Context: one part of a larger RNA
RNA sequence: CUGGGCGUAAAGGGCGCGUAGGCGGCCUGUUAAGCCAGAUGUGAAAGCCCCGGGCUUAACCUGGGAACCGCAUUUGGAACUGGCAGGCUUGAGUGCAGGAGAGGAAAGGUAGAAUUCCCGGUGUAGCGGUGAAAUGCGUAGAGAUCGGGAGGAAUACCAGUGGCGAAAGCGGGCCUUCUGGACUGACACUGACGCUGAGGCGCGAAAGCGUGGGUAGCAAACAGGAUUAGAUACCCUGGUAGUCCACGCCGUAAACGAUGUCAACUAGCUGUUGGGGCCUUCGGGCCUUGGUAGCGCAGCUAACGCGUGAAGUUGACCGCCUGGGGAGUACGGUCGCAAGAUUAAAACUC
Numbered sequence: 001c002u003g004g005g006c007g008u009a010a011a012g013g014g015c016g017c018g019u020a021g022g023c024g025g026c027c028u029g030u031u032a033a034g035c036c037a038g039a040u041g042u043g044a045a046a047g048c049c050c051c052g053g054g055c056u057u058a059a060c061c062u063g064g065g066a067a068c069c070g071c072a073u074u075u076g077g078a079a080c081u082g083g084c085a086g087g088c089u090u091g092a093g094u095g096c097a098g099g100a101g102a103g104g105a106a107a108g109g110u111a112g113a114a115u116u117c118c119c120g121g122u123g124u125a126g127c128g129g130u131g132a133a134a135u136g137c138g139u140a141g142a143g144a145u146c147g148g149g150a151g152g153a154a155u156a157c158c159a160g161u162g163g164c165g166a167a168a169g170c171g172g173g174c175c176u177u178c179u180g181g182a183c184u185g186a187c188a189c190u191g192a193c194g195c196u197g198a199g200g201c202g203c204g205a206a207a208g209c210g211u212g213g214g215u216a217g218c219a220a221a222c223a224g225g226a227u228u229a230g231a232u233a234c235c236c237u238g239g240u241a242g243u244c245c246a247c248g249c250c251g252u253a254a255a256c257g258a259u260g261u262c263a264a265c266u267a268g269c270u271g272u273u274g275g276g277g278c279c280u281u282c283g284g285g286c287c288u289u290g291g292u293a294g295c296g297c298a299g300c301u302a303a304c305g306c307g308u309g310a311a312g313u314u315g316a317c318c319g320c321c322u323g324g325g326g327a328g329u330a331c332g333g334u335c336g337c338a339a340g341a342u343u344a345a346a347a348c349u350c
Base pairs, nucleotide, nucleotide: 003322004321005320006319007304008303012318014203015202016201017200021196022195023194025088026087027086028085029084030083031082033081034080035077036076037075038074039073040072041071042070049065050064051063052062053061054060091193092190093189094188095187096185097184098183103179104178105177107176108175109174111155116150117149118148119147120146121145122144126137127136163170164169208249209248210247211246212245213244217243218242222238223237224236225235260317261316262315263314264313265312268295269294270293271292272291273290274289275288276287277286278285279284299306300305323350324349325348332343333342334341335340
């Protein structure tokens, strides 16, 4: 390379939008590039293969044939693929009417509980913490309790294998503004406008970085107290970055369903959630459709398990794997303020 694979053995890109490319519904006509058939020319010789001949045989030499799987020209064919033209409505989309939702962004106001701090009242000797203690706080009046105030951060109950979002992720209430998507219903419209997607572009938890602000609680680092043989830890008392806001970077993760996206097909049952329809004795029952969960037939699987939301049966396109270590490292490139990220080897070794 041909292959064989990618839930857990190596392997699905963190997620989307989309360029090139690849692939692409039904019908009619046309074309003849791909495709099929015929013909002609060419495909040197030698060699290979087949049948003969010559050296005593063989190697070797030699005659003939076949082959040279190809290319070009030409004639014909028209099912399929492609091109062109026309049409269609089932794929895709638009309009209309609905209900659901922590979907997103910005701004402003406001709510209650709690922690901490400050002020004041009552009040007196402890508080705190642990396995037990100590460090720590407290007679300069703590802790407890009552009243007042400040400030920051987060929103108990509702809350649910509930909902929304492409993923990351998104929960106090209300209002206002802007805005995305999905779903359902019956009609109308466009007429293949589609799928995937190398590069590219955008989004992307936490931590971290830059500038400015903010800082109640928590808390890397750090300090002290314990524990211990030691204890650069686990436990305790403190505590700074950080956690919060604005703007700009970073671009990673067990970014997980460890399962790429899209489409078709293949028994069912149960719960829940969002719509629609029918029936009802008003308790509920039945049908249908979109999610989200639990089981389970066939089938698949090394097993575990998956099982109409497939890991079943197929198709289209992309990404990735190819023994362990060395190593997601070195070097080089690109990106970054840095931290580092990304692309990515080899020697050697088992």